[in-house]
c-di-GMP-I riboswitch aptamer from Proteiniclasticum aestuarii, 87 nucleotides, folded computationally. Lineage of the source: Bacteria > Bacillati > Clostridia > Clostridiaceae > Proteiniclasticum.

């Protein structure tokens, strides 16, 4: 140097939840605020899981089911990329 290891120290991220004349049919997202936590809790929606149902079919008194091209990388697997350097 470089890999693996690991996170002392120096950084990084940001969970609930709260705000919004905010985007969306909803799940959800984006901005503050705020820190449970996470060594990739950074990036990809690529296979899966899961959450929603606009449309669409299907029943159909009420109403309900079904179904994803939506959305979830802080579900998990896989692809990329990366700070530091006490033991």
């Nucleotide at each position: 140097u470089g890999a693996a290891u690991g996170g002392a120290a120096a950084g990084g991220c940001a969970a609930a939840g709260c705000c919004a004349u905010c985007u969306g049919a909803a799940a959800a997202g984006u901005g503050g605020u705020g820190a449970c936590g996470c060594a990739a809790a950074g990036c990809c929606a690529a296979g899966a899981g899961u959450c929603u149902a606009a449309g669409u079919c299907c029943a159909u008194a009420c109403u309900g089911g079904a179904u994803a091209a939506g959305a979830u990388c802080g579900u998990c697997u896989g692809g990329c990329u990366g700070c530091c350097a006490a033991a």